[in-house]
Record summary
Predicted 3D model of a 77-nucleotide RNA (c-di-GMP-I-GGC riboswitch aptamer) from Desulfococcaceae bacterium HSG9. The sequence was found by an Rfam model in a public genome assembly. Its mean pLDDT, the model's own confidence on a scale to 100, is 78.

RNA sequence: CAAAGAAAAGCCAAACCUAUUGUGAGAUAGGGACGGAAAACCACGGGUCUCAUAGGGAGACAGCCGGGUUGCCUUCA
Numbered sequence: 001c002a003a004a005g006a007a008a009a010g011c012c013a014a015a016c017c018u019a020u021u022g023u024g025a026g027a028u029a030g031g032g033a034c035g036g037a038a039a040a041c042c043a044c045g046g047g048u049c050u051c052a053u054a055g056g057g058a059g060a061c062a063g064c065c066g067g068g069u070u071g072c073c074u075u076c077a
Stems, first nucleotide, its partner, number of pairs: 005076002011036002016031006034063001040069003044066003047061005
C1' cells in the first nucleotide's frame, strides 16, 4: 500500500403518519427506524412502474441487479 474479517464513533434512513407538490409513477420537508460501508453520485445495460397526443414518445425508481466515478473515522487480529 492492497484485499478480507471484527469493533467503536459519526453518517444515511425502509414501512407508516402529516404537510406541500405533480395528471401519475414519484419528489421535497417534518416525525419515525426496517435496514445500509457506499442505502454517496451517474438512468449506461437489464428490470419494475407512470402518462397517453399511440409518436417504440415523454417520464419515475440509484434502498432491484450489473456497470462507471468518487469516498469518512479509527483500533484490534